[in-house]
Molecule: transfer RNA
Organism: Candidatus Doudnabacteria bacterium RIFCSPHIGHO2_01_52_17
This record gives sequence, C1' cells and structure tokens, in this order.
RNA sequence: GGGCUCAUAGUACAGUGGUAGUACGGGGCAUUCGCAUUGCUCAGACGGGAGUUCGAUUCUCCCUGAGUCCA
Repeated sequence: GGGCUCAUAGUACAGUGGUAGUACGGGGCAUUCGCAUUGCUCAGACGGGAGUUCGAUUCUCCCUGAGUCCA
C1' cells in the first nucleotide's frame, strides 16, 4: 500500500428496510433481625458524514477504529 470481516447499553451478544431486544451488571421496592438468594420495576446503546428510499441499525460510498490475509 491492497483484499476481506467487523463496529448496537458498563460487559457479552441478537436484530437482513417499518415500535431496538436478551443475559449479566447498575438504581429502586418487596422478602430477611441483617446479609445473600429470589420476585417486581426503572434507567441505560445503533462509531462519524453523505447518498438511495415514504421510511435505514439494516442497502451504497467515504472517513475513523479493531481483527485477519497478501505484498
């Protein structure tokens, strides 16, 4: 320098064009003499920019970053 894959919550991952989800973690409440466990509930995320589309996390291009291969 080039090819390919990837970027979603604090962490690990789902989600192939129409309300963004799960588990753990965090806050609150209940349970307990107290802690733990358990149950209920709440907050929390689509890397940045542009394009296509009635509508983009999703499709296309560029940038940034990570992984991998070639030189």